[in-house]
Molecule: transfer RNA
Organism: Candidatus Uhrbacteria bacterium
RNA sequence: UCCCGGAUAGUCUAAUGGCAGGACACUUGGUUCUGGUCCAAGGAAUCGGGGUUCGAAUCCCUGUCCGGGAA
Numbered sequence: 001u002c003c004c005g006g007a008u009a010g011u012c013u014a015a016u017g018g019c020a021g022g023a024c025a026c027u028u029g030g031u032u033c034u035g036g037u038c039c040a041a042g043g044a045a046u047c048g049g050g051g052u053u054c055g056a057a058u059c060c061c062u063g064u065c066c067g068g069g070a071a
Stems, first nucleotide, its partner, number of pairs: 001070007010024004018054001026042005047063005
């Protein structure tokens, strides 16, 4: 320099273009002599910008970062 892939909650991970979900973690309550386990409830996310579309995490362009490959 060129090619390919990736970026979703604190962490990991789903989501035919149509309500962003699950697990762990966290908070509150219950249970317990206390803690843990267990049960119930709750808060929390689509990398930035632009475009297409009635509608974008998803498609297109561009930027940043990460990984892999070629020379």